[in-house]
Description:
Predicted 3D model of a 76-nucleotide RNA (transfer RNA) from a bacterium.

RNA sequence: GCCCCGUUAGCUCAACUGGCAGAGCAACUGACUCUUAAUCAGUAGGUUCGGGGUUCGAUUCCCUGACGGGGCACCA
Numbered sequence: 001g002c003c004c005c006g007u008u009a010g011c012u013c014a015a016c017u018g019g020c021a022g023a024g025c026a027a028c029u030g031a032c033u034c035u036u037a038a039u040c041a042g043u044a045g046g047u048u049c050g051g052g053g054u055u056c057g058a059u060u061c062c063c064u065g066a067c068g069g070g071g072c073a074c075c076a
Base pairs, nucleotide, nucleotide: 001072002071003070004069005068006067007066010025011024012023013022019056027043028042029041030040031039049065050064051063052062053061
């Protein structure tokens, strides 16, 4: 330098063919009793990496940039 994959809640990850953004864990509240805690129920938590475009409508499609991972090439 080129190619591929990824970026979504605090963490790990889903989200079909473009149509209301979700789960587990963590946090918080309550119940319970076996009390540093477990179990059960509930609550809260999101500029979907940034910018632009297409569309009635974008996490999803297109362009561009950033970051992370992998492969290839170059290294006189």
The coordinates come from a structure-prediction model, not an experiment, and the mean pLDDT is 82. It matches the Rfam family "tRNA". Rfam's curators write: Transfer RNA (tRNA) molecules are approximately 80 nucleotides in length. Rfam links the family to the GO term triplet codon-amino acid adaptor activity. It is annotated as a transfer RNA.